[in-house]
Molecule: Bacterial RNase P class A
Organism: Helicobacter sp. 12S02232-10
RNA sequence: CAGGCAUAACAGGCGGUUGCUCCCAAAGAACGAAAGAGGAGAGGAAAGUCCGAGCUGCAGAGACAGGAUUCCAUUUAACGAAUGGCUGGCGCAAGUCAAGGGAAAGUGCAACAGAAAAUAAACCGCCCCUAGAGGGUAAGGGUGAAAUGGUGAGGUAAGAGCUCACCGGAAUCCAAGCAACUGGAUUUGUCCGUGUAAACCCAAUCCGCAGCAAGAAGAGUAUGGUUAAUGUCUCAUUUUAGCUCUUCGCUUGAGGCACAUUGCGAAAUGUGUCCUAGAUAAAUAACCGUCCUUGACAGAACUCGGCUUAUCGUUACGCCUGUCUU
Repeated sequence: CAGGCAUAACAGGCGGUUGCUCCCAAAGAACGAAAGAGGAGAGGAAAGUCCGAGCUGCAGAGACAGGAUUCCAUUUAACGAAUGGCUGGCGCAAGUCAAGGGAAAGUGCAACAGAAAAUAAACCGCCCCUAGAGGGUAAGGGUGAAAUGGUGAGGUAAGAGCUCACCGGAAUCCAAGCAACUGGAUUUGUCCGUGUAAACCCAAUCCGCAGCAAGAAGAGUAUGGUUAAUGUCUCAUUUUAGCUCUUCGCUUGAGGCACAUUGCGAAAUGUGUCCUAGAUAAAUAACCGUCCUUGACAGAACUCGGCUUAUCGUUACGCCUGUCUU
């Protein structure tokens, strides 16, 4: 310098004019308040509604379901999330992906080809022989994604773990590690029946249901033998619904920021400091000037922790590969 990998930050700035919503908000002779000064006012994803919870309401018993997760350890309020590892695939590498338990509980599937795809089977070939019938064989060839462990030597009528050596498998032990797992040693030929569970299934663990249009209060209206009791059905026990308007729920939180300590890390603990939208047909904007390396994707509706998707650019730190120079 070029090409890559991974992480984080920013989300127009400044000035002027005009215009909205909330807080301030209670005092006041009564009712009802209003204004002023002051303060605040859309996101990194607010999107999707895919997970988990906080919160609200319901939940008497029995039976039957249904769903999710799946290597190890840790973090968390919790999760199907995150962090760090192990194993395997991809990549020269930095890295990245994994739907990562079980095929000896059972069932199913593996088209076509092939002799035969598991209750297996012998096409060509090789050997024996009475050279016919027949018998032996699975080393060689063929088919296939996959054909009864692999390579080499010996042996044999020809062959075969038939025997031996090495590798592989199985069993036992040792080392290191919390563990997943890795490495090593010994024994064993009584050492073997392919693959597929993102097929049905089995195992272990977990899950009550519905949701702020939840729900609560007030006022008005209606008045039926039906309404309802939260996966489905049955039994039992209760219950009496719906609609309209107003107010609450409604924003102080598993909260943000800074520093310190512990930890590889996610994070935890402590100290200090801050209060940052609450609309209800929907407020947070419009215009002008100027600066600039972005103005793309895009607008809260109970709240929070994650995941996924969309996106114009700029900046910063770290790492990998190649080339050149010193």